[in-house]
This is a predicted structure of a 133-nucleotide RNA (FMN riboswitch aptamer (RFN element)) from an Actinomycetota bacterium. Its Rfam family is "FMN riboswitch aptamer (RFN element)". Rfam describes the family as follows. The RFN element is a highly conserved domain that is found frequently in the 5'-untranslated regions of prokaryotic mRNAs that encode for flavin mononucleotide (FMN) biosynthesis and transport proteins. The model forms 100% of the base pairs in the Rfam consensus. The sequence was found by an Rfam model in a public genome assembly. Its mean pLDDT, the model's own confidence on a scale to 100, is 78. The source organism's lineage runs through Bacteria, Bacillati and Actinomycetota.
RNA sequence: AUACGACUGCGGGGCUCGGGUGGAAUUCCCGACCGGUGGUAACAGCCCACGAACUCCUAUGGCUUCGGCCGCAGGGGCCGAUCCGGUGGAAUUCCGGGGCCGACGGUCACAGUCCGGAUGGGAGCAGUCUCGA
Numbered sequence: 001a002u003a004c005g006a007c008u009g010c011g012g013g014g015c016u017c018g019g020g021u022g023g024a025a026u027u028c029c030c031g032a033c034c035g036g037u038g039g040u041a042a043c044a045g046c047c048c049a050c051g052a053a054c055u056c057c058u059a060u061g062g063c064u065u066c067g068g069c070c071g072c073a074g075g076g077g078c079c080g081a082u083c084c085g086g087u088g089g090a091a092u093u094c095c096g097g098g099g100c101c102g103a104c105g106g107u108c109a110c111a112g113u114c115c116g117g118a119u120g121g122g123a124g125c126a127g128u129c130u131c132g133a
Stems, first nucleotide, its partner, number of pairs: 002133001005129006018030003032113002034102002036050004045100002054077005060071004082098005104116003
């Protein structure tokens, strides 16, 4: 110095003083706004991959009125959306223009933006430490 290990911290934004309909909508209509993580010849919501949610399987712990209920680990499935022009050695990433997308449950009425699971989980980022090799 490198890899391994242990530990610590961090780790998601957005309908506003808009407008319309309605008894009722931040959910519908007009309009507005937002964009996790790693990669990539050059900066990415929509190129490749990862994470969350949902779901299945396996293993396992706790509770039980024996019907089930709750938790935890690993693995599988599912998992949205971009084009044109310009510059350049190189860009679906920059610049100009036009588009598009967004889990589940809840709600007096349909939610990317409100409330909830979530003071959770998490891709990962940063750092500290000693032993061994």